[in-house]
RNA sequence: GCGCUUGUAGCUCAACUGGAUAGAGUAUCAGACUACGAAUCUGAGGGUUGCAUGUUCGAUUCAUGUCAAGCGCG
Numbered sequence: 001g002c003g004c005u006u007g008u009a010g011c012u013c014a015a016c017u018g019g020a021u022a023g024a025g026u027a028u029c030a031g032a033c034u035a036c037g038a039a040u041c042u043g044a045g046g047g048u049u050g051c052a053u054g055u056u057c058g059a060u061u062c063a064u065g066u067c068a069a070g071c072g073c074g
Stems, first nucleotide, its partner, number of pairs: 001073007010026004019057001028044005050066005
């Protein structure tokens, strides 16, 4: 230099060929329970879907560029 894969909540990951308000586990906080804790149960907060542009009525999903990480080729 070229090709491929990945990038989504603090962390680990979903989202079935573009379609309903982007969810789950864990962590954090609050409440219930308890003599007090742990565990368990209920709830809450937390997201520029790496970034930018484009296509579309509609983009996490498609296209282009770019950044980062990994793998391969030279």

Description: The RNA shown here (transfer RNA) has 74 nucleotides and comes from an uncultured Bacillales bacterium. It matches the Rfam family "tRNA". The family's RNA type in Rfam is transfer RNA. Its mean pLDDT, the model's own confidence on a scale to 100, is 81.